[in-house]
Source information
Small-subunit ribosomal RNA from an uncultured bacterium, 1396 nucleotides, folded computationally. Model confidence (mean pLDDT): 85 of 100.
RNA sequence: CCCUUAGAGUUUGAUCCUGGCUCAGGACGAACUCUGGCGGCGUGCCUAACACAUGCAAGUCGAACGGAGUUGCGUCACGAAGUUCUUCGGAGCGGACGACGCAGCUUAGUGGCGGACGGGUGAGUAACGCGUGAGCAACCUGCCUUUCAGAGGGGGACAACGGUUGGAAACGACCGCUAAUACCGCAUGAAAUGACUGGACCGCAUGAUCCGGUCAUCAAAGAUUUUAUCGCUGAAAGAUGGGCUCGCGUCUGAUUAGAUAGUUGGUGGGGUAACGGCCCACCAAGUCGACGAUCAGUAGCCGGACUGAGAGGUUGAACGGCCACAUUGGGACUGAGAUACGACCCAGACUCCUACGGGAGGCAGCAGUGGGGAAUAUUGGGCAAUGGGGGCAACCCUGACCCAGCAACGCCGCGUGAAGGAAGAAGGCUUUCGGGUUGUAAACUUCUUUUACCGAGGACGAAGAACGUGACGGUACUCGGAGAAAAAGCCACGGCUAACUACGUGCCAGCAGCCGCGGUAAUACGUAGGUGGCAAGCGUUGUCCGGAAUUACUGGGUGUAAAGGGCGUGUAGGCGGAGCGGCAAGUCAGAAGUGAAAUCUCUGGGCUCAACCCGGAAACUGCUUUUGAAACUGUCGCCCUUGAGUAUCGGAGAGGCAGGCGGAAUUCCUAGUGUAGCGGUGAAAUGCGUAGAUAUUAGGAGGAACACCAGUGGCGAAGGCGGCCUGCUGGACGACAACUGACGCUGAGGCGCGAAAGCGUGGGGAGCAAACAGGAUUAGAUACCCUGGUAGUCCACGCCGUAAACGAUGGAUACUAGGUGUGGGGGGACUGACCCCCUCCGUGCCGCAGUAAACACAAUAGGUAUCCCACCUGGGGAGUACGACCGCAAGGUUGAAACUCAAAGGAAUUGACGGGGGCCCGCACAAGCAGUGGAUUAUGUGGUUUAAUUCGACGCAACGCGAAGAACCUUACCUGGCCUUGACAUCCCAUUGAAUAUCCGGUAAAGCGGAUAGGCCUACGGGACAAUGGAGACAGGUGGUGCAUGGUUGUCGUCAGCUCGUGUCGUGAGAUGUUGGGUUAAGUCCCGCAACGAGCGCAACCCUUAUUCCUAGUAGCCAGCAGUCAGAUGGGGACUCUAGGGAGACUGCCGGGGAUAACCCGGAGGAAGGUGGGGAUGACGUCAAAUCAUCAUGCCCCUUAUGGCCAGGGCUACACACGUGCUACAAUGGCGUAAACAAAGGGAAGCGAGAGGGUGACCUUAAGCAAAUCCCAAAAAUAACGUCCCAGUUCGGAUUGUAGUCUGCAACUCGACUACAUGAAGCUGGAAUCGCUAGUAAUCGCAGAUCAGAAUGCUGCGGUGAAUACGUUCCCGGGUCUUGCACUCAACGCCCGUCA
Repeated sequence: CCCUUAGAGUUUGAUCCUGGCUCAGGACGAACUCUGGCGGCGUGCCUAACACAUGCAAGUCGAACGGAGUUGCGUCACGAAGUUCUUCGGAGCGGACGACGCAGCUUAGUGGCGGACGGGUGAGUAACGCGUGAGCAACCUGCCUUUCAGAGGGGGACAACGGUUGGAAACGACCGCUAAUACCGCAUGAAAUGACUGGACCGCAUGAUCCGGUCAUCAAAGAUUUUAUCGCUGAAAGAUGGGCUCGCGUCUGAUUAGAUAGUUGGUGGGGUAACGGCCCACCAAGUCGACGAUCAGUAGCCGGACUGAGAGGUUGAACGGCCACAUUGGGACUGAGAUACGACCCAGACUCCUACGGGAGGCAGCAGUGGGGAAUAUUGGGCAAUGGGGGCAACCCUGACCCAGCAACGCCGCGUGAAGGAAGAAGGCUUUCGGGUUGUAAACUUCUUUUACCGAGGACGAAGAACGUGACGGUACUCGGAGAAAAAGCCACGGCUAACUACGUGCCAGCAGCCGCGGUAAUACGUAGGUGGCAAGCGUUGUCCGGAAUUACUGGGUGUAAAGGGCGUGUAGGCGGAGCGGCAAGUCAGAAGUGAAAUCUCUGGGCUCAACCCGGAAACUGCUUUUGAAACUGUCGCCCUUGAGUAUCGGAGAGGCAGGCGGAAUUCCUAGUGUAGCGGUGAAAUGCGUAGAUAUUAGGAGGAACACCAGUGGCGAAGGCGGCCUGCUGGACGACAACUGACGCUGAGGCGCGAAAGCGUGGGGAGCAAACAGGAUUAGAUACCCUGGUAGUCCACGCCGUAAACGAUGGAUACUAGGUGUGGGGGGACUGACCCCCUCCGUGCCGCAGUAAACACAAUAGGUAUCCCACCUGGGGAGUACGACCGCAAGGUUGAAACUCAAAGGAAUUGACGGGGGCCCGCACAAGCAGUGGAUUAUGUGGUUUAAUUCGACGCAACGCGAAGAACCUUACCUGGCCUUGACAUCCCAUUGAAUAUCCGGUAAAGCGGAUAGGCCUACGGGACAAUGGAGACAGGUGGUGCAUGGUUGUCGUCAGCUCGUGUCGUGAGAUGUUGGGUUAAGUCCCGCAACGAGCGCAACCCUUAUUCCUAGUAGCCAGCAGUCAGAUGGGGACUCUAGGGAGACUGCCGGGGAUAACCCGGAGGAAGGUGGGGAUGACGUCAAAUCAUCAUGCCCCUUAUGGCCAGGGCUACACACGUGCUACAAUGGCGUAAACAAAGGGAAGCGAGAGGGUGACCUUAAGCAAAUCCCAAAAAUAACGUCCCAGUUCGGAUUGUAGUCUGCAACUCGACUACAUGAAGCUGGAAUCGCUAGUAAUCGCAGAUCAGAAUGCUGCGGUGAAUACGUUCCCGGGUCUUGCACUCAACGCCCGUCA
């Protein structure tokens, strides 16, 4: 300089971090599911080195040799059989068989060369096996090449063959004959070898090389086309191929630490091509090992391949190199070469043949078979090419090889059409019913023909003169033809991760890589439509690398997440101060050799492209040799003093060990005084005590520990060390600068020390105190509390070896702002014991930079650097099991796996919570008043019952609640009888003219059947409207889901809170604001403040009530005037009152407190005083709170019924339990008589005066009033008088009987009221519990809504009218700040154990 380096999901309510799990990528000799058109190039038993039928895979040479066979020719002998002619005498033809010679062919045997190559497999092997680089002065090498020399003359055999013979066979035995390039002597022979010996020269060494001399030993083969070759022998050299040795590298385990007797070495032999314990004899006792020997497990090694940014990690199919093996084990022979895949011998296993005597075999060669397995091909063609063996050659052989076949097994290429085409067709899917989408997609028009198919032609590959030679193959390729014709699937669609809807299902069926989906509206299951991705493939599974910086060399960590050894000493090892010089091991630079080819990269070329193939370059980061450099490391030598150490002087200290001494206290003993308790606790009891305790006095005994001083003070390595004195002893510090001269730092193993508890032996034992006993507490209490009490605690000696052995922080050195204490020492200055300044060592706090996930650390680092050691790698299992070592034991040290989870964890944040803390509030407690809980009754609920007792509401916040009113209706429930387009809405067709009203039959009623009366508009066609009948869309549902919803409501709570914008702080969640000091009913206000502002809440604005003024006076009022039975009337507006409008209250004024504030306390004035009283008003949110039965509504369900009509019944039941009320239990009362004072309401299908009747409920009649006019209407408590006299009563009124009244179609189930009669329980209520702080509680009546009738309920109204609040400790609820937290569904949480 160039190229390169991607992340995501998942722990939490949220955040940051640590950390694991998972995914996206690439690859494969793959397999499986679904699918499948063509071609090219590759690849194809990874498992049983399991067993193998059959065929083939190594032969060749007749130009080495003797035979044998066969063919042809020639010659010879006999001339056969047969046949023709015949004169029957014979003649001719014919040539078998045989012999010899020549020639060709074939060949069993002898002989030569080759079967040691080629081909297969990976069992073994952790090794000089492999890789790489060296060496052999310690070696061999057939065929091939080059060179030199030679080949003379003999001999004896053995196969084949012939004969005899054994055996089932395989295979032999004996006798006889024979050839050679088979075998053996002899001759010749040196440059070869050996012995002796002379000279030269080289090497690190053993030793080598060259020139010589003498002696000894050893060769040979011929064949042939007939003259050229091929062979033969000896020697030298080359090439090729091998053998041996060495350096370095080469998996895991130490829960394998010691191994080794030919072991290590020597001497001498043997053996080998050659060195060597390779083998042997003797001698010595070595050798290897923490730099991992030995043992165990696993494995062929490499070039390379895959992956990766790289460094690395994994791997060793195909191609290439090496090694090993050939059924298992052993052995040699032959040979140049083997300890030999298709040779031999022996043994084992297995298979086959057998006449049972004996034999045969080895596919990990190519095909093929069985078996194993998820899984891997044809018993094909050819030697045409390349290569190999033999041969002079022709040629033969060649499952090497070249081809073809099978397989989508992989890579690469091509195709399944192209252009136009909107009525956006039909169909499908969906829909908000309008549409949308599939979709230019199709149809249709025009065009093309790759590939496949048919026909015709037709190669290169053949080898550089010609001829000949092609398995592939009539293949590739070229041309022509027909026709869009024959050719698309697979997976996915919740996030990661591109792609969405409908239906079905309903924690089922199922999905799932991780997180996780599914319990009735599933984009996650199944199907469909659509969409996305890839494509002749697509998904799944398996394995490897990546992502993973998650083993970190590049490139991590250890205070709290996993992780610093309990501490020291010190061995090996690692690292190491200043100067000078030498060397050159490391280091750096140059050169040389090697790093095979193939592969990868770049580049060029050949197949139409590509895959593939060919050429060139680069690269192969390595190793070796050599030449230099000398800074750094190393090493050697000299030297230095600052690191380290020593000496001298000095003071400090609970440092250690031993001995002695002291006082206080507890307990015990003795004696005295003294009397009934002591002791102990939350309260008690056990215990002690009249046999005299406790208390107190005196004396004594014994053990243990050392108050005050005493201090985030001191000392020590840590554990640890505390009365005083003495002895012995270790270390640190300061001053000085005399001595040594790097002597240092760290430290695996080793060794030592090491709290408490515990163990052994022997002492001791006061107090305390596990175990144990008793008493309490408690549901229990094997605890906490109490009374006792043994080991132990103490001493000596010996073990144990662990702790939250902690600063949860290893040691050493150096550097990097400060401030302030404290312990020890020294110095300066000063008159000075002080004070002050400087400095060294220790020990604390605060704090900057920096670091850190944050908390925090911060010169005593967790900062910046260097060195060394120890340790960590998700949670659980587990510090467990096994093994080993240690221990008397208890136990300790070392230390796994199976299995299981998707987290476990750290720090910080917001909330919630706490029998945590601070502050504050509320009828929260307390102080009071009246109740509830007991009785009767009303009413609601539960439960039970029932044909039905319709449904809902369930702690507060369901239960006189929905229901402001169930006899029918209501009504939703039950029984029975009926209707089916319907009681109600819209649309269509037909018929009719009505609709409607009345009546009749029948019925329990409804339904059903019948009769009478009875219209409008018109252009006369009809229309409007309605009924009936019909068909279907639909109606209808108080059926389900309030956990699908809207709306409405309850509750926390009328509590004071809940948030936002901008800014600031924090990596972030978040914080700040909103916290703090005061104050308030209030986040109300003030002050302060990195905050400044704002919003929803609070308050105010609204209504009502309390005072007053103005206006207005009727139906209201009446002071004065007139007047009356009467505000009835005239009149009046003064008053009350009514209803419009104002005023008034704001801490405005004064005093005090407070901070000069906000505000508080007191006062004045005022009708009212500090939000005057009451109401309406309910923040962000919580409770899946309530309601599908007010209403609305999604989805689901019913449709001659879960809809509709009707009658009767039920909702009113009744052993019981609970809630809320009424009435009471009486004298503050009951009853009677006769008097007084309200407010707010209602009234026309109404309120109803008055009068009359009735004991009464009420009835008859009827004025007035649509209301400040009339009516309901009497207010009651109260006051007055009378009576009752404490009793189940003159209290209380339930229940029941009889007779009535009223409403209403109808009071039996099941109304209210009246009269008379009856006269129950109940004498103030257990545990427990509710309401209320002033016109309140309590008490008294009145009215209204609903309603035909039916309140003890509800909602309002006024009358009479209290008590108490010291206070905030406690109970409950709430607010705020803070703290802890393993909770966040938030304490009804979380979680542990046992059982099922």
Rfam family: Bacterial small subunit ribosomal RNA.